Notes:
Predicted 3D model of a 365-nucleotide RNA (Bacterial RNase P class A) from an uncultured Sphingomonadaceae bacterium. Its mean pLDDT, the model's own confidence on a scale to 100, is 76.

[in-house]
RNA sequence: CCAGAGGGUCGGCCAGUCGCGGUAUCAUUUACGAUACCGAGGAAAGUCCGGGCUCCACGAUUUAAAGGUGCCAGCUAACUGCUGGCCAGGGUAACCUGAGGGACAGUGCAACAGAAAGUAGGUCGCGGCGACCUCGGUCACGCGAUAUUGAAAGGGUGCGGUAAGAGCGCACCGCGGGUCUGGCGACAGAUCUGGCACGGUAAACCCCACCUGGAGCAAAACCAAAUAGGGGCGGCAUGAUGGAGAAAUCGAUCCGCUGCCCGGGUUGGUUGCUAGAGCGGCGCAGCAAUGCAUCGCCCAGAUGAAUGACUGGCUAUCCCAUGCAAAUGGGUGGACAGAACCCGGCUUACAGACCCUCUGGUAUU
Numbered sequence: 001c002c003a004g005a006g007g008g009u010c011g012g013c014c015a016g017u018c019g020c021g022g023u024a025u026c027a028u029u030u031a032c033g034a035u036a037c038c039g040a041g042g043a044a045a046g047u048c049c050g051g052g053c054u055c056c057a058c059g060a061u062u063u064a065a066a067g068g069u070g071c072c073a074g075c076u077a078a079c080u081g082c083u084g085g086c087c088a089g090g091g092u093a094a095c096c097u098g099a100g101g102g103a104c105a106g107u108g109c110a111a112c113a114g115a116a117a118g119u120a121g122g123u124c125g126c127g128g129c130g131a132c133c134u135c136g137g138u139c140a141c142g143c144g145a146u147a148u149u150g151a152a153a154g155g156g157u158g159c160g161g162u163a164a165g166a167g168c169g170c171a172c173c174g175c176g177g178g179u180c181u182g183g184c185g186a187c188a189g190a191u192c193u194g195g196c197a198c199g200g201u202a203a204a205c206c207c208c209a210c211c212u213g214g215a216g217c218a219a220a221a222c223c224a225a226a227u228a229g230g231g232g233c234g235g236c237a238u239g240a241u242g243g244a245g246a247a248a249u250c251g252a253u254c255c256g257c258u259g260c261c262c263g264g265g266u267u268g269g270u271u272g273c274u275a276g277a278g279c280g281g282c283g284c285a286g287c288a289a290u291g292c293a294u295c296g297c298c299c300a301g302a303u304g305a306a307u308g309a310c311u312g313g314c315u316a317u318c319c320c321a322u323g324c325a326a327a328u329g330g331g332u333g334g335a336c337a338g339a340a341c342c343c344g345g346c347u348u349a350c351a352g353a354c355c356c357u358c359u360g361g362u363a364u365u
Stems, first nucleotide, its partner, number of pairs: 001361010012314007020039007041336001045347002048345005053216004058251006066212005071085005086100001087098004101207002106205002108201002123147001125143003130139003155173006174196001175194008220271004230262007242255003278297004283292003315334001318331005
């Protein structure tokens, strides 16, 4: 200098004039004024996870249904999140990705091609001996090698051996099992042993292990006001030894439970509503996520929905000119995008600028 990988910060600034919303104080009481402070995000987005909170489900026990997660250890209020590891795959590497338990519980699937797709081998082809016959060939026999097809064809490479072949034998690798060592563990290493193979696929159904009540701020609570204490058609039960909830048992409560249709009233106000699993600094522990302790700070609460408009200046980046360079002058002017109960994550969008660490290559010293 070029290319790449991981992480972080910003994502416009200042002043004036006018206009909005909230809180506090003062003033005013015919009015609705003055001052101070604060006023959209890193994703506010998607609504994909997890909770706080609110209400409902009569309680207990045992099951079912439905759903979720899936290597190990830790963090957290919790999670399918995060951190650190193990293994596998990709990459020269830094790093990235993983929906990472089970195929000997069962079922299913693999089009076409091919002889054949799983207790799968009757194809092409190779071969000594035997039989027949017409130079050739045919039959029987042996062949897990070679070849075809395919995403995938009964471990791989090499040597020996054989009529030709084959773990047939051997060496190494691979696979199964045992022992030892290291590690909390997932696993790793070493060594011994076995010629060892009924394959693949579970983000297919399924099995195994663990976990899970439902709905959601349009939750809910209060106040005020109004109406029609409205009507129709059914089902079950009414014999209590019964019925009412996913099932059963026991207990408690009630004496009924329940489906559909037509119609009427209310559409107002207050609370919920922002001091939090909050933010920041230093220190300690930890590889880290994070935890502990201490100090400091208060940073929107609207309700058809405020947080804005105008003017002037500065300015990131980029372009042009001058210049050896530093720099000077002129021009341009910054993306994705708006809170609505709150928080922790994940995913997606993003013009541009800056910082830190790491990997590879080239050149010079």
It was read from a public genome assembly, where an Rfam model found it.